[in-house]
RNA sequence: CGAGCAGACCGGACGGCCGCGGACCCGCUUCGGCGGGUUCGAGGAAAGUCCGGGCUCCAGAGGGCAGGGUGCUUCGUAACGCGAAGGCGGGGCGACCCGACGGAAAGUGGAACAGAAAAUACACCGCCUACGCCGCGCCGCAAGGCGCGGACGGCAAGGGUGAAAUGGUGCGGUAAGAGCGCACCAGCGUCAUGGCGACAUGGCGGCUUGCAAAACCCCACCUGGAGCAAUUCCAAAUAGGGGAGCGAUGGCGUGGCCCGCGCCGCUCCCGGGUUGGAAGCUUGAGGCGCGCGGUGACGCGCGUCCUAGACGAAUGGCCGUCUCGCGCCACGUUCUCCGUGGCGUAGACAGAACCCGGCUUACAGGUCUGCUCGCUCC
RNA sequence: GGGCGGUUAGCUCAGUUGGUUAGAGCAUCUGCUUUACACGCAGGGGGUCGGGUGUUCGAGUCACCCACCGCCCA
Numbered sequence: 001c002g003a004g005c006a007g008a009c010c011g012g013a014c015g016g017c018c019g020c021g022g023a024c025c026c027g028c029u030u031c032g033g034c035g036g037g038u039u040c041g042a043g044g045a046a047a048g049u050c051c052g053g054g055c056u057c058c059a060g061a062g063g064g065c066a067g068g069g070u071g072c073u074u075c076g077u078a079a080c081g082c083g084a085a086g087g088c089g090g091g092g093c094g095a096c097c098c099g100a101c102g103g104a105a106a107g108u109g110g111a112a113c114a115g116a117a118a119a120u121a122c123a124c125c126g127c128c129u130a131c132g133c134c135g136c137g138c139c140g141c142a143a144g145g146c147g148c149g150g151a152c153g154g155c156a157a158g159g160g161u162g163a164a165a166u167g168g169u170g171c172g173g174u175a176a177g178a179g180c181g182c183a184c185c186a187g188c189g190u191c192a193u194g195g196c197g198a199c200a201u202g203g204c205g206g207c208u209u210g211c212a213a214a215a216c217c218c219c220a221c222c223u224g225g226a227g228c229a230a231u232u233c234c235a236a237a238u239a240g241g242g243g244a245g246c247g248a249u250g251g252c253g254u255g256g257c258c259c260g261c262g263c264c265g266c267u268c269c270c271g272g273g274u275u276g277g278a279a280g281c282u283u284g285a286g287g288c289g290c291g292c293g294g295u296g297a298c299g300c301g302c303g304u305c306c307u308a309g310a311c312g313a314a315u316g317g318c319c320g321u322c323u324c325g326c327g328c329c330a331c332g333u334u335c336u337c338c339g340u341g342g343c344g345u346a347g348a349c350a351g352a353a354c355c356c357g358g359c360u361u362a363c364a365g366g367u368c369u370g371c372u373c374g375c376u377c378c
Numbered sequence: 379g380g381g382c383g384g385u386u387a388g389c390u391c392a393g394u395u396g397g398u399u400a401g402a403g404c405a406u407c408u409g410c411u412u413u414a415c416a417c418g419c420a421g422g423g424g425g426u427c428g429g430g431u432g433u434u435c436g437a438g439u440c441a442c443c444c445a446c447c448g449c450c451c452a
Stems, first nucleotide, its partner, number of pairs: 001374010012322007020041009043349001047360002050358005055227004062259004067223005072086005087101001088099004102218002107216002110211001124159002126155003133150007167185006186208001188205007231279004241270005250264005286305008324347001325345008379451007388404004397435001406422005428444005
């Protein structure tokens, strides 16, 4: 210098004028408000609502079934499907990245088409006639031997089909072959050692038990339901009506169901009316700084700060200056690069609605730190 | 704000436990029938299964992300 990897962060600044929402203060008031001042006023995702929790209400003796979720290990956390550190597998020369990563020798089901055969393996082409049987020929006195052919058969090495063909490579072995035997490798079981553990390394054993669980399922662990339009108070409003159920074999509640439990003489559902105010509402697992512990996520201690709370829902508009980029033009050097000057331009995704912790998705442009590879120079 | 459901041909909908070429009705096109039209009969065309990524030998179907449409509540 070029190409890349990982992490952290920013995502305009200053000023003027007008305006909007909240809180506080002052003045005036016909008590309805009006005017003035001070101060605060969107985000890294406020989004999707995909997880987890706080909070609130319903239910809360207890138990069972069903359903749902998670899925290598250990740790962190209020909790999680999140995070950290590791293990294993895969990718990259590398920095580093990716992984729904329990179980298929518990069971059920599946693998279309092709193919002989798709899991109880099987035999189309092919390879082989060693043992035994039959026929023929030859030899032999005979027992029998040799050769040819056939049937019964043997084999799974090779070909072919398929996404996938019952361990792989090599040597031996055989009639031909085959874990049939042996060596190495993969896998399985078991033992020892190391590690909290996932697992790793080594020894031994029999010889192979394929795919798929984002098919049902099994195993382990977790799990009550609903959501701030929850819920509560005040005010206002009112309407009659329709339907269902019954005297205990009933109805309703327990917001999946059952047992159980509780309530009831009237109960429940539909429909109708009112749609104003207040609480919930923002101080919180909170932000920032320093120190300590920890590989780290994170935890502990001290100090400091208060930073939107609206409800047909504020956070905006105009102007000026500047900065970072970007675009256009001119010149230096014809083009690229670079430099200088001029002009234009704040320019991405987006916008709180009970609050937090995550994940995911969208995003113009820019900054910093650490690291890797290649080339060149010293 | 919160909670649910859906998207398959021009329209309305099926699609089972993932499998061979995704079907049905209406519409449309061609032919027959009719003097002609309708009806009827016969035949044909038309699908990135909302988009993307993954699991699998194989995805309309299973999983995740995104987009759009619709419904409910005080």
This is a predicted complex of two RNAs, RNase P RNA and transfer RNA, with 452 nucleotides together. The coordinates come from a structure-prediction model, not an experiment, and the mean pLDDT is 77. Rfam match: Bacterial RNase P class A. It is annotated as a ribozyme.